[in-house]
Context: one part of a larger RNA
């Protein structure tokens, strides 16, 4: 429990698609379900409500009256609905362009690193606040050559770009999604949102099989310390990587749901288009889409937001209702498990 809210106080589902549902552009005609008007019937009495009256008043009692609702009939046609015809401003298609770390697969490359082998070479190396553990005369560190391996892609790099979100960054090829700009050729409201449902969904984790250079939970050792189950150091296994299958969660954040319309500007930047200018390129102006900063009105408890709104309105969905107990118990569903989703109460302040 509503005529209130959800950036930070409780509160926007992680994201998208989406059936039902809700809502829905302009014109004309018809209909009459909603809507509006009238009439009739009914709505027992008592009660309730209003006015007047009677007991001194009140309670109590009496008289009169109103009302809602339902049904039937007649009517109105602005709005909503329904049916039909039509339109192009929404939406989509078509054509022509340029941009992009968007996705998937295959192949290739160089730097660095580690290891192996070989050469040179000799006593240290490494590490720290200082050390020690550790490595090294069985020749390390350093340096040169050759080979192998795995992972990640310096510079370019930019509050740059792309993607619904998660996310995406060496190069080439193949396949493939979306957005943007211009034209205005076509369809003719085909739209918006969305409970269910479905798909995607970082990292960690799980299963099977590979792979394993570096890094590194756990673990071992050395330090530090009163202690040191840590911070520092030496090692080091899962894991990190690949394929397939699960998991389904994050401060999944812009802590801001999606869509549409409207409401001063200034200044960067990315991708287009048009104009101007010029021999041409720059420059300059206009415009569309994205991405930043500043700021008017307005908003806000303030911080701040401010055409990328947290302003002004509309449609639809989700969510909130004192703190703790608790995102827990129980039940149900999902999962191999870990656990996830849904989700209380007693009690207490």
């Nucleotide at each position: 429990u509503u005529g209130g809210g959800c950036a930070u106080a409780a509160a926007g589902c992680g994201u998208a698609c989406g059936c039902a549902g809700g809502c829905g552009g302009g014109a004309c005609u018809u209909u009459a379900a909603g809507u509006c008007g009238a009439a009739u019937g009914u709505u027992a009495a008592a009660u309730c409500c209003a006015a007047c009256g009677g007991c001194c008043u009140a309670a109590c009692c009496g008289u009169u009256g109103u009302u809602c609702g339902c049904a039937u009939u007649c009517g109105a046609a602005a709005c909503u609905g329904a049916a039909g015809u039509u339109c192009u401003a929404g939406a989509g298609a078509u054509c022509a362009g340029g941009a992009g770390a968007g996705g998937a697969a295959a192949g290739c490359g160089g730097a660095a690193c580690u290891c192996a082998c070989a050469g040179u070479g000799u006593a240290g190396c490494g590490g720290u606040g200082a050390a020690a553990u550790g490595c090294g005369u069985a020749g390390a560190u350093a340096u040169u050559g050759u080979g192998a391996g795995g992972a990640a892609c310096a510079c370019c790099a930019g509050u740059u770009g792309c993607g619904a979100a998660g996310g995406c960054g060496g190069c080439u090829u193949u396949c493939u999604g979306g957005a943007c700009u211009g034209a205005a050729u076509c369809u003719g409201a085909c739209g918006c949102u969305c409970a269910a449902g479905u798909a995607c969904g970082a990292a960690a984790g799980c299963g099977u099989g590979g792979g394993g250079a570096g890094c590194a939970a756990a673990c071992g050792g050395g330090a530090u310390u009163a202690g040191a189950u840590a911070c520092c150091c030496c090692g080091g296994u899962a894991g990190u990587c690949c394929a397939c299958g699960c998991c389904g969660u994050a401060a999944a954040c812009g802590g801001u749901g999606u869509u549409c319309a409207c409401u001063a500007g200034g200044u960067g930047u990315a991708g287009g288009a048009g104009g101007u200018a010029u021999c041409g390129a720059c420059c300059c102006c206009u415009u569309c889409u994205g991405u930043g900063c500043c700021a008017c009105a307005g908003a806000u408890a303030a911080u701040u937001c401010g055409u990328u709104a947290a302003g002004u309105g509309a449609a639809c969905c989700g969510c909130c209702u004192g703190g703790g107990a608790a995102g827990u118990a129980c039940g149900a569903c999902c999962g191999c498990a870990a656990g996830g989703u849904u989700a209380a109460a007693a009690c207490u302040c």
Small-subunit ribosomal RNA, central domain from a metagenome, 349 nucleotides, folded computationally. The full RNA is in RNAcentral, with records from SILVA. Model confidence (mean pLDDT): 86 of 100.